[in-house]
Context: one part of a larger RNA
RNA sequence: AGCUCCUGAAGGAACUAGGCAAAAAAGUGUCCGUAAGUUCGCGAUAAGGACUUCCGCCGCAAGGCGGACGCAGCGAAUGUUUCCCUGGCGACUGUUUAUCAAAAACACAGGUCUCUGCUAAACUCGAAAGAGGAUGUAUAGAGGCUGACACCUGACCAGUGCUGGAGUGUUAACGGUGGGGGUGUGGUUUACGCAAGUAGAUCAUGCUCACUGCCCGAAGCCCCAGUGAACGUCCGCGGUAACUAUAACCGUGUUAAAGUAGCGUAGCCCCUUGCCUGGUAAGUUCAGGCCCGCAUGAAAGGUGUAACGACUUGGGAACUGUCUCCAGGAGCUGCCCG
Numbered sequence: 001a002g003c004u005c006c007u008g009a010a011g012g013a014a015c016u017a018g019g020c021a022a023a024a025a026a027g028u029g030u031c032c033g034u035a036a037g038u039u040c041g042c043g044a045u046a047a048g049g050a051c052u053u054c055c056g057c058c059g060c061a062a063g064g065c066g067g068a069c070g071c072a073g074c075g076a077a078u079g080u081u082u083c084c085c086u087g088g089c090g091a092c093u094g095u096u097u098a099u100c101a102a103a104a105a106c107a108c109a110g111g112u113c114u115c116u117g118c119u120a121a122a123c124u125c126g127a128a129a130g131a132g133g134a135u136g137u138a139u140a141g142a143g144g145c146u147g148a149c150a151c152c153u154g155a156c157c158a159g160u161g162c163u164g165g166a167g168u169g170u171u172a173a174c175g176g177u178g179g180g181g182g183u184g185u186g187g188u189u190u191a192c193g194c195a196a197g198u199a200g201a202u203c204a205u206g207c208u209c210a211c212u213g214c215c216c217g218a219a220g221c222c223c224c225a226g227u228g229a230a231c232g233u234c235c236g237c238g239g240u241a242a243c244u245a246u247a248a249c250c251g252u253g254u255u256a257a258a259g260u261a262g263c264g265u266a267g268c269c270c271c272u273u274g275c276c277u278g279g280u281a282a283g284u285u286c287a288g289g290c291c292c293g294c295a296u297g298a299a300a301g302g303u304g305u306a307a308c309g310a311c312u313u314g315g316g317a318a319c320u321g322u323c324u325c326c327a328g329g330a331g332c333u334g335c336c337c338g
Stems, first nucleotide, its partner, number of pairs: 001333008010324002014322001019319001029051004037042001039148001053068006069073001082317004087312002089309002094106002110146007123132003149304004154234003159231002161227005167222001169221002175215005180209013235253005262296001263293001274290005
């Protein structure tokens, strides 16, 4: 000096990001007693209070020995959780980053939307065979979102998506029918030539082309509707009331529609330590209220909510070496000296 412990005057969170750690209280005993709230189950062992054998003998005391009673002495078992007030988030029990995160994240019961009618369902794995789905059949299976419960879930279908529909719009290959090019065969014929033949013209008939016109031609696109618990989106400007201020009201422009109920300085508010009230001697946090919401808002759910939480905010009681401010001691270890 370190590690693991023990003790401490007075004060008692002044420490600190934060009562972290420690301490204390208590401890599933008995008898009383128990609030708000509530989904009537809880909350709850709420909180809080009382009791903790008795008698005799011995002993300074702690206690020891003997005896006795009672629904009851912690007299049974386990072996270790301080309590209260108050918001936020998540309903709950559960799950998770094996090895820095246990949470407000995931899941969840419940809600809702979409797909799926079964000889090969939809969907998934697999070049395929085949398998799962399922030895199931719409009260079933798959996928998306939300996430108990209560009260609710507004406007917009213009864009994108999805679903449905219709057509002398557009539109591929195939098919049909022409033109053109190339190249064969046969016939007729022209020019030249005695002839063989050469160069053409034309008719018929084949093959062929990465040339070209037209006809026919599905889905899709275009078009017409529907659809938000589909992806999403939900405005400005100017004026106005007999103090002032404000604007129920009026005008005007844009839009697919112009954010409804609710909540709101929020886990969302930049300005911001917003303003008021409370709590404190003093409060950037906290609680209640206010609202011109930089940039809240309704299943990427909105607002509440008893119970629950090794979650998180603020306050209080108790308690303490966390601190004012450190001191002493025990064991072990390192180092130094002998």
Large-subunit ribosomal RNA, domain IV from Candidatus Wildermuthbacteria bacterium RIFCSPHIGHO2_01_FULL_45_20, 338 nucleotides, folded computationally.